Large-subunit ribosomal RNA, domain III from Rhodocyclaceae bacterium UBA2271, 384 nucleotides, folded computationally. The prediction has a mean pLDDT of 84.
Context: one part of a larger RNA
RNA sequence: GAGUAGCGAUAAAGCGUGUGAAAAGCACGCUCGCCGAAAGCCCAAGGUUUCCUGCGCAACGUUCAUCGGCGCAGGGUGAGUCGGCUCCUAAGGCGAGGCCGAAAGGCGUAGUCGAUGGGAAACGGGUCAAUAUUCCCGUACCGAUCUGUAAUGCGAUGGGGGGACGGAGAAGGUUAGCUCAGCCAUCUGUUGGAAUAGGUGGUUUAAGCGUGUAGGCGUGCUGCAUAGGCAAAUCCGUGCGGCUUAGCUGAGGCGUGAUGACGAGGAUCUUCGGAUCUGAAGUGAGUAAUACCCUGCUUCCAGGAAAAGCCUCUAAGCUUCAGUUACAGAUUGACCGUACCGCAAACCGACACAGGUGGGCAGGAUGAAAAUUCUAAGGCGCUU
Repeated sequence: GAGUAGCGAUAAAGCGUGUGAAAAGCACGCUCGCCGAAAGCCCAAGGUUUCCUGCGCAACGUUCAUCGGCGCAGGGUGAGUCGGCUCCUAAGGCGAGGCCGAAAGGCGUAGUCGAUGGGAAACGGGUCAAUAUUCCCGUACCGAUCUGUAAUGCGAUGGGGGGACGGAGAAGGUUAGCUCAGCCAUCUGUUGGAAUAGGUGGUUUAAGCGUGUAGGCGUGCUGCAUAGGCAAAUCCGUGCGGCUUAGCUGAGGCGUGAUGACGAGGAUCUUCGGAUCUGAAGUGAGUAAUACCCUGCUUCCAGGAAAAGCCUCUAAGCUUCAGUUACAGAUUGACCGUACCGCAAACCGACACAGGUGGGCAGGAUGAAAAUUCUAAGGCGCUU
């Protein structure tokens, strides 16, 4: 220079009470304003204690600070079913032998790793200051092992099936959700009207089990033969007959789950944070998804993963056993993650930085709409 520029989106504040040495900024309350396909909620990545509580205010916070993602201390993450690993494979990696190379090493068979994909099973309510599909309550389900009963050809690294898949388009059914009516509780007054009226709030309930619907696919059973499926096959495929329209799949609904839970409100206590008890109605209609039926249907050419789990067939072998199947009972289910932020003051940007960051949810009015504007739940007023 200069007490100058600046104090990081012009979404916005005002008041009261409390605490305190001190309050524009902290806590609580009332009013106002902003977002509302987000500036709300839930995951993934990444971060790694930032979470909660108590005590602090030197420094950090572009001001103040009694406050804080700051300092100190204590506490907090509970799983057979969520995700991972115990299973499988893709691109790709590694790679016994092998080939190549002067070496280092390169390539690559068998194989072995490798999710962003395939693959068993859980929902509702309650609860802590801080976790919950994990704890508790209630009601379920799956796998493995053992035992019992009954039946019985079992057996794989091999064969077959299945898993198993593209784009676009259209229609139907249905539900989530929402709206209205009814029902329940409660209130009704300002200046006039209004009680056969009006206002406010509530009207919620899962998985599982039973039934098997709208719809979709569609022949199925059986006899004989069989040069294919690297061996075998009763399986698959193929051929010739007989009898038949079986069967499979499938949202939703209804019943049960539930004489339960939740529930507006009320009562009692309260160190005003809260705790305990109690508890009405809990129905119907309309509308309606981008969700489900749908891995469906129609159509097109560019013709749209693999492997395992699973089902089935036999080989070696075993066939009083063992094994397999059904039912019942008992036992068992380890390890790792789980706090918190997560379009952001906690991640990537040197910063509490107007930048960047994948997926899911999608209320009401307006409307073709996820546009726009207003708004609910919820969250904020962007630290002078």
NCBI's taxonomy places the organism under Bacteria, Pseudomonadota, Betaproteobacteria, Rhodocyclales, Rhodocyclaceae.